[in-house]
RNA sequence: GGGGCUGUGGUCUAGCUUGGUAUGAUGCGUGGCUGGGGGUCACGUGGCCGGGAGUUCAAAUCUCCCCAGCCCCA
Numbered sequence: 001g002g003g004g005c006u007g008u009g010g011u012c013u014a015g016c017u018u019g020g021u022a023u024g025a026u027g028c029g030u031g032g033c034u035g036g037g038g039g040u041c042a043c044g045u046g047g048c049c050g051g052g053a054g055u056u057c058a059a060a061u062c063u064c065c066c067c068a069g070c071c072c073c074a
Base pairs, nucleotide, nucleotide: 001073002072003071004070005069006068007067010026011025012024020057027045028044029043030042031041032040033039050066051065052064053063054062
């Protein structure tokens, strides 16, 4: 220098192909069960999707540029 993959709550992750205001787990908070702890159950809590621009009525999703990590070629 050229090419590919990945980036989503505190952490991990689904959703991207077939655009329609984001899934589950864990964590955290409150409460029940227990004498208490642990454990378990119920309810609640937190992201608008790495950054910017464009297309569209509408973008995590499509297009372009940039950033970061990993890999391949030279």